[in-house]
RNA sequence: CCCGAUAAAGCCAAACCAUUCGUAAGGGUGGGACGGAAAGCGGCGGGUCUUUAAAAAAGAUGGCCGAGCUGCCGAAG
Numbered sequence: 001c002c003c004g005a006u007a008a009a010g011c012c013a014a015a016c017c018a019u020u021c022g023u024a025a026g027g028g029u030g031g032g033a034c035g036g037a038a039a040g041c042g043g044c045g046g047g048u049c050u051u052u053a054a055a056a057a058a059g060a061u062g063g064c065c066g067a068g069c070u071g072c073c074g075a076a077g
Base pairs, nucleotide, nucleotide: 002077003074004073011036012035016031017030018029019028020027021026034063040069041068044066045065046064047061048060049059050058051057
């Protein structure tokens, strides 16, 4: 470094509910845990989704994938 244990210490928090912001996708906060070893960070590429009659355009998703940056712990191999 790869790797990721019926290990230890911690961490995050899906659905759903309340509240709030947004035309919407969806976001914030609180509750709550399905899960997660990058479920940490940023929309860079692709995908998906929203607005629109459609396109253009603008936007959403980092818990869809890839790549980038950073990072806790540690057996076996």
Predicted 3D model of a 77-nucleotide RNA (c-di-GMP-I-GGC riboswitch aptamer) from Syntrophaceae bacterium UBA2188. The prediction has a mean pLDDT of 86. The model forms 90% of the base pairs in the Rfam consensus. Taxonomically the source falls in Syntrophaceae (Bacteria, Pseudomonadati, Thermodesulfobacteriota, Syntrophales).